[in-house]
RNA sequence: AGAGUUUGAUCAUGGCUCAGAUUGAACGCUGGCGGCAUGCUUAACACAUGCAAGUCGAACGGCAGCACAGUGUGUAGCAAUACACAUGGGUGGCGAGUGGCGGACGGGUGAGUAAUACGUAGGAAUCUGUCUUGUGGCGGGGGACAACCCGGGGAAACUCGGGCUAAUACCGCAUAAAACUGAGAAGUCAAAGGGUGGGACCUUCGGGCCACCUACCGCAAGAGGAGCUUACGUCGGAUUAGCUAGUUGGUUAGGUAAAGGCUGACCAAGGCGACGAUCCGUAGCUGGUCUGAGAGGACGACCAGCCACACUGGGACUGAGACACGGCCCAGACUCCUACGGGAGGCAGCAGUGGGGAAUUUUGGACAAUGGGGGCAACCCUGAUCCAGCAAUGCCGCGUGUGUGAAGAAGGCCUGCGGGUUGUAAAGCACUUUAGGUGUGGAGAAAGGCCAUUAGGUUAAUAGCUUAGUGGAUUGAUGUUACACACAGAAUAAGCACCGGCUAACUCUGUGCCAGCAGCCGCGGUAAUACAGAGGGUGCAAGCGUUAAUCGGAAUUACUGGGCGUAAAGCGCAUGUAGGUGGGACAAUAAGUUUGAUGUGAAAGCCCUAGGCUUAACCUGGGAACGGCGUUGAAGACUGUUGUGCUAGAGUUUGACAGAGGGUCGUGGAAUUUCCGGUGUAGCGGUGAAAUGCGUAGAGAUCGGAAAGAACACCGGAGGCGAAGGCGCCUGCCUGGACGACUAUUGACGCUGAGGCGCGAAAGCGUGGGGAGCAAACAGGAUUAGAUACCCUGGUAGUCCACGCCGUAAACGAUGAGCACUAGUUAUUGGGGGUAUUGACUCCCUCAGUGACGCAGCUAACGCAUUAAGUGCUCCGCCUGGGGAGUACGGUCGCAAGACUAAAACUCAAACAAAUUGACGGGGGCCCGCACAAGCGGUGGAUUAUGUGGUUUAAUUCGAAGCAACGCGCAGAACCUUACCUAGGCUUGAACUCCUCAGAACCUGUUGUAAUGGACGGGGUGCCCGCAAGGGAAUUGAGUGAAAGGUGCUGCAUGGCUGUCGUCAGCUCGUGUUGUGAAAUGUUGGGUUAAGUCUCGCAACGAGCGCAACCCCUAUCGUCUGUUGCCAGCAUUAAGUUGGGCACUCUGACGAGACUGCCUGGGUUAACCAGGAGGAAGGUGGGGAUGACGUCAAGUCCUCAUGGCCCUUAUGUCUAGGGCUACACACGUAAUACAAUGGCGCGUACAAAGGGAAGCGAACUCGCAAGGGGAAGCAAAUCUCAAAAAGCGCGCCUCAGUUCGGAUUGGAGUCUGCAACUCGACUCCAUGAAGUUGGAAUCGCUAGUAAUCGGAGAUCAGCACGCUCCGGUGAAUACGUUCCCGGGCCUUGUACACACCGCCCGUCACACCAUGGGAGUUGUUUUCAUUUUAAAACGUGACUCUAACCGCAAGGAGGAGAGCGUUUACAGUGGGAGCGAUGACUGGGGUGAAGUCGUAACAAGGUAACC
Repeated sequence: AGAGUUUGAUCAUGGCUCAGAUUGAACGCUGGCGGCAUGCUUAACACAUGCAAGUCGAACGGCAGCACAGUGUGUAGCAAUACACAUGGGUGGCGAGUGGCGGACGGGUGAGUAAUACGUAGGAAUCUGUCUUGUGGCGGGGGACAACCCGGGGAAACUCGGGCUAAUACCGCAUAAAACUGAGAAGUCAAAGGGUGGGACCUUCGGGCCACCUACCGCAAGAGGAGCUUACGUCGGAUUAGCUAGUUGGUUAGGUAAAGGCUGACCAAGGCGACGAUCCGUAGCUGGUCUGAGAGGACGACCAGCCACACUGGGACUGAGACACGGCCCAGACUCCUACGGGAGGCAGCAGUGGGGAAUUUUGGACAAUGGGGGCAACCCUGAUCCAGCAAUGCCGCGUGUGUGAAGAAGGCCUGCGGGUUGUAAAGCACUUUAGGUGUGGAGAAAGGCCAUUAGGUUAAUAGCUUAGUGGAUUGAUGUUACACACAGAAUAAGCACCGGCUAACUCUGUGCCAGCAGCCGCGGUAAUACAGAGGGUGCAAGCGUUAAUCGGAAUUACUGGGCGUAAAGCGCAUGUAGGUGGGACAAUAAGUUUGAUGUGAAAGCCCUAGGCUUAACCUGGGAACGGCGUUGAAGACUGUUGUGCUAGAGUUUGACAGAGGGUCGUGGAAUUUCCGGUGUAGCGGUGAAAUGCGUAGAGAUCGGAAAGAACACCGGAGGCGAAGGCGCCUGCCUGGACGACUAUUGACGCUGAGGCGCGAAAGCGUGGGGAGCAAACAGGAUUAGAUACCCUGGUAGUCCACGCCGUAAACGAUGAGCACUAGUUAUUGGGGGUAUUGACUCCCUCAGUGACGCAGCUAACGCAUUAAGUGCUCCGCCUGGGGAGUACGGUCGCAAGACUAAAACUCAAACAAAUUGACGGGGGCCCGCACAAGCGGUGGAUUAUGUGGUUUAAUUCGAAGCAACGCGCAGAACCUUACCUAGGCUUGAACUCCUCAGAACCUGUUGUAAUGGACGGGGUGCCCGCAAGGGAAUUGAGUGAAAGGUGCUGCAUGGCUGUCGUCAGCUCGUGUUGUGAAAUGUUGGGUUAAGUCUCGCAACGAGCGCAACCCCUAUCGUCUGUUGCCAGCAUUAAGUUGGGCACUCUGACGAGACUGCCUGGGUUAACCAGGAGGAAGGUGGGGAUGACGUCAAGUCCUCAUGGCCCUUAUGUCUAGGGCUACACACGUAAUACAAUGGCGCGUACAAAGGGAAGCGAACUCGCAAGGGGAAGCAAAUCUCAAAAAGCGCGCCUCAGUUCGGAUUGGAGUCUGCAACUCGACUCCAUGAAGUUGGAAUCGCUAGUAAUCGGAGAUCAGCACGCUCCGGUGAAUACGUUCCCGGGCCUUGUACACACCGCCCGUCACACCAUGGGAGUUGUUUUCAUUUUAAAACGUGACUCUAACCGCAAGGAGGAGAGCGUUUACAGUGGGAGCGAUGACUGGGGUGAAGUCGUAACAAGGUAACC
């Protein structure tokens, strides 16, 4: 620091996802040790049990229990003494009690709380136990109540009555410096003692007294603490906009520690709110923590500060402090005890239990340390705390060994079978001993306190107390501590995730869109690096992964740091309020601003630095920082404020100017329609074509007249005006704005503008008019599969007017308003000025508009470009992935339609902009092709042949499927072929290689089988090495297993070959250039060509594969050759038969020839085209071979080859028979015909090219014929197949199902062949079907072509209407490119890219999901009114009770209580509001491999689309 994912590719926009860090975590697998931390995030749910707050006898009365002195009695004893019992507060001490201090700290939790809180900085009207300092006191009395005793009630808790008693408990009195009250005079207010010691003195023998210590009281101050208050900061929602009645303020009174509506009375009517009141939701706040470069964002466990709470709600008491976690009272819920009468309780203290939950520990030890409470102290208490236990929960550290070791062991895995890898890894050898184990030793955490003693102080004192020192005995939960040493021994210690890309790491096997994976993209349908297993590898490591969550990446809410023409996004337009912002000069001020000083910003944490634990984590010291706030000083530029003044912004003023600017009144002509009348006759109208409609009752047409409404042709323009919507005949009136020029004047008055207010096309709504034309709805006619449409005929609202609503449009320049600046060119509208001119035209300058182009710059690109989308400033509006949805709910507006405001659940990984290359278009342009047209002949109808489909079958083997399958593979299925079926056999096999053994091999007769097997014989030993034995080669048989075999599957795993577009003219590359890029350029353009052929131009210049040419055949000539060919002349014959010849033909080898070379014209002086000459041939002469890059997953695994899979006594192989030849039918391709341009008969003429030895086969002969016999010749320019046929001549037939046509069938034969039944060809005789030129549709052909005629060959025993060659005869037509088909180039549109056989929309049907409405039902929160009110407080209190004070007494004061009143929790009743759950039914929405109906959109999408 980025990456993946939208596309065929690109760039941009934009979301989703990943890599990082982190956590109080949880889950899965695994698990050696230690240190330091952390550990109910959920039910503020309920809690058994134990503990968590006591202490003081130096406050007090006391003495239940314990201990010890004392006393008494008894027993034993002479006694000392021992034992027992009793007594006794005398001592230590102490249960319960009175009293004091503390239970307001410490500990827990985060429910509530959005401000009575917290944070920061301040303030004044306060209180404060203990502590410190100062100051002044501490006198003298009184009456009670517990404990205790007696008695009573109760199950218990507890409680009642009577009686006694102490105090540092309680109450007066005295005193009053200070304090309080008061103007002052003056008045008022306190206390408590206890301990220790003691010389003199006194004594009731208790003590007094003195000293010291300590406690106590008043006041002043301090410290620390607490209360109150101000400003600022502190979450979300406006689909919460108004809230408030003690409310806001005042006066007065009360109350409080204290200011204050804190409370009451009275008065006033205020107070808060768009700078967000009120309401709703959520939430303890902070220091800080996590993340981040930072700014920010998220969080608020542990630690620390503050707050709040303590079962829920209310309340007060005590106290310095509470409205009190382990206190009280009341109410409620719950739990427990109960004798049913009544009582008890509150773990959000530490452990622990149940429950909830994905999930969070021991009912441990100790007060040794630190701290707290009490105490003079010892000491006691302390689940605070310190420790231990449990948990890999986190962070940090250590270990699981080290070295050597190649036969690169075995095993595993892979393999191309050679090997590779695991892998120095292991084993083996040599070492080490951290951690763990055993043992021995052993710090520090301990300071104090106590006892003794020395010195000082105090004092009368050597006592006591106190300060400092010395000595002594002691204090450790942790703890078997840390640490050190010794011993033995590699011994006790490695897993987890991942390996398609992102992202480091690859193979095999299994599986076969199954099972499964997946964070995103996506894997899996038989060769899966993506599933599962294995081997190997990568990463981290006592952990590793997953899940959840936060920040980051995300500049994806943009302050730092984004955008709005087309991607999401400019309000339809103005006006204007608040707000924001604002020209020049001078002065003042000092709010902002800058700067200095100072206070604060707790500690911890972060950072820097130093130190301590072996290191680290961790801990300790110091520093910095804490971005902030306060106080105070300085500066005076800039902003603000105030004052004075200016004119450049903005207004006003004068006289001009253009205009469909607005409103209103009036007027005009053309046209349409209707009505009236005339003329006139059969149609009109309408369409792609028609029909509906109108018309003989007279239409349409035409002429005249009348009426009505609406709109204003030409001018008219990229023109003008207006803020926008919008505005168009003409005249008048009223009226707004702009602009130019020149003065004067005001003096910043400006700009923008949330809300507000106004205007606002069309459609629509209301009321009343109007209504010619047009025209939703509607009707009819067409079209169509349908046609609720497009087209036609009609036609109502509406369109028009007046008034009032609506308030929206693709209200668009998809571009908010204002100001300033930044090259130009050109056109035009309205002004002004200048030059020149008689004038006009012209030229130049300038202001304001409206257009076109274009530089810089900007932009993702397209494009914008002084009318900015450039460069800046000011203000407003708006956006944040697609869908759901501009929808639901709520609210506001509206008569309604509806408008404005405006979500969520759920769902997808995209949606989208611009441009690129293709492809496509019922887009355009140019061009070509037997593509059409013009012609000729066919197919489609018939019969037959042949192929295919279908059907049938035991099998009808398989493949080929639009063109480009279908007389195709098959250049030839009776057996064979043959792959199929049935039946019967074989199993290392019919054929191949290797190994072992045996025999040489082999030839042959008879017999036998369907085949293999079988039976009976005969012949025969060769070749090489070697003397021989033996070995080898070849071959046969047997055996064994490696392996054979497969026309079995996959042409979608492949090679090769082939078809096709297409013999179409295209397809590309290098360098350069352009573009961010995909790409473009070149290859486009002007011409031209059969051609990307050539030429000219050009940011291109060149090149390659194609085209052409080179090759073959053919057309002319020449040279050579001269038999088997030829014959002009000579001779000869029946005959080129022979002699002779090689001129000619011919043969077949080499050459020549044609190149737009020449001429004329055109064309750009080009390429080239047209015509001509010459020539056998003329513009690639004709034909062939030759097939670019690629397309169709085209065809072929059944030619061959081949990966993988499958079969292995069978899917292999052999044999016989059958089948491939079936037959209601359909299609393709052919043959033959339908006849007279013909058929038949007779006669007669002329080819070319081929084949021939298991062959062609002559002559002759037999047969009607097929053919038979026969055998000459010929391995072929010699012989033969071989007759060419159409043609020509003569004759017959005369238009008919025929002398056409030949199918079919019967009979008889021939040939081939082991064999013609299924199932061959041919011949003869007989038979004589359909068919009389073929519907829709469709094919071939442009010249030696079509058509027609025959000949030959391959395959082949035989079988040809097929196929391939050959020649004979030999046409017609082409104006032309509008249309059909195919193709090429350019261009255009595109939502297509599997590329139009594309994409894609909506209803319906089915399944699932979330959601709205819904008669209602139910819950919760809150509010108002009202009822009854507990405890408590306050007031009252005539009744009852009453120790301290007063009073001689009666009684009083005071106190307590009952009662009453006020306030009030809980509760009840009624009403309202908000929110949630649920609900028959219902609405739309979303999602879902192959449902239905249509085809709306994307191309002109077939009616342009859209709002």
The prediction has a mean pLDDT of 84.
Predicted 3D model of a 1507-nucleotide RNA (small-subunit ribosomal RNA) from an uncultured bacterium.
Rfam family: Bacterial small subunit ribosomal RNA. Rfam links the family to the GO terms structural constituent of ribosome and ribosome.